[in-house]
Description
The RNA shown here (transfer RNA) has 73 nucleotides and comes from Rhizophlyctis rosea. The coordinates come from a structure-prediction model, not an experiment, and the mean pLDDT is 80. RNAcentral holds the sequence, with entries from ENA. It matches the Rfam family "tRNA". The organism belongs to Rhizophlyctis, within Eukaryota.

RNA sequence: GGGCCAGUGGUAAAGCGGAUAAUACGUCCGCCUCCGGAGCGGAAGAUCGCAGGUUCGAUCCCUGCCUGGCUCG
Numbered sequence: 001g002g003g004c005c006a007g008u009g010g011u012a013a014a015g016c017g018g019a020u021a022a023u024a025c026g027u028c029c030g031c032c033u034c035c036g037g038a039g040c041g042g043a044a045g046a047u048c049g050c051a052g053g054u055u056c057g058a059u060c061c062c063u064g065c066c067u068g069g070c071u072c073g
Stems, first nucleotide, its partner, number of pairs: 001072007010025003018056001027043005049065005
């Protein structure tokens, strides 16, 4: 340098054209309890790597770039 894959709340991870962007762990609050890091209930937290484009509408499709991984020479 070429090719392929990935980039979504703190972490992991679904969703692949129209949902308030699911879920688990974590965090915070409350309950319970002798206490609790166990159990139960609830809450906050993501403009979906960046910039354009397509579309009535984009996390999802296209282009470029950035970052990480694999691979070829």